RNA sequence: CACGCGGGAGAGUGCGGCUGCUCAGCCGCCGCCGAAGGCGCAACCGGCCCCCGGAAACGCUCAGGCAAAAAGGGCCGCGUG
Numbered sequence: 001c002a003c004g005c006g007g008g009a010g011a012g013u014g015c016g017g018c019u020g021c022u023c024a025g026c027c028g029c030c031g032c033c034g035a036a037g038g039c040g041c042a043a044c045c046g047g048c049c050c051c052c053g054g055a056a057a058c059g060c061u062c063a064g065g066c067a068a069a070a071a072g073g074g075c076c077g078c079g080u081g
Stems, first nucleotide, its partner, number of pairs: 001081007012030001014029006031066003037062001038060003044054004
């Protein structure tokens, strides 16, 4: 680093319309979340040092997500290569 297993947060069952197999889906509006990804004019680190490189759990929310369930999920533990 990759794969497998286990654990894994946050935020609306919001309003209206349409469809519906009435579990649910789509569109619009507003309000939110940050832990896939992405971006940062960037904390920090490094170098041949006033220029480059790397880059966060910070920031932005483009994407994604916001009842439960499912999926995803930084990170943690175990195993294998």
The RNA shown here (Glycine riboswitch aptamer) has 81 nucleotides and comes from Pseudoroseomonas ludipueritiae.
It matches the Rfam family "Glycine riboswitch aptamer". Rfam's curators write: This family represents the bacterial glycine riboswitch.
The model forms 90% of the base pairs in the Rfam consensus.
The prediction has a mean pLDDT of 80.